[in-house]
RNA sequence: GCAAAACCGCCGAAAGGCGGUGACGCAGAGCCACGGGGCUACAGCGAUCCAGGUCAUGGAUGCCACGCCAGCCGAGCCGCCG
Numbered sequence: 001g002c003a004a005a006a007c008c009g010c011c012g013a014a015a016g017g018c019g020g021u022g023a024c025g026c027a028g029a030g031c032c033a034c035g036g037g038g039c040u041a042c043a044g045c046g047a048u049c050c051a052g053g054u055c056a057u058g059g060a061u062g063c064c065a066c067g068c069c070a071g072c073c074g075a076g077c078c079g080c081c082g
Stems, first nucleotide, its partner, number of pairs: 001026002006021006024071001028078001030077002034074003037069003044063002047061005
């Protein structure tokens, strides 16, 4: 110098973000989504199950990033010390 969790307010479907309070920690806990990894799934997909007057419809589960995480690691840039 930065600022975790928690609380309050706002944005968001959520993950999460912003601001205030606050400090768990960090000798780059600075910037950056380029690579890896992780998080969420509104919408979409397509199958199963449940409810149902077995029609419509609703719910649960699965997949899914163009969303998110830099205080997960690496790269790049900038910075500090020797």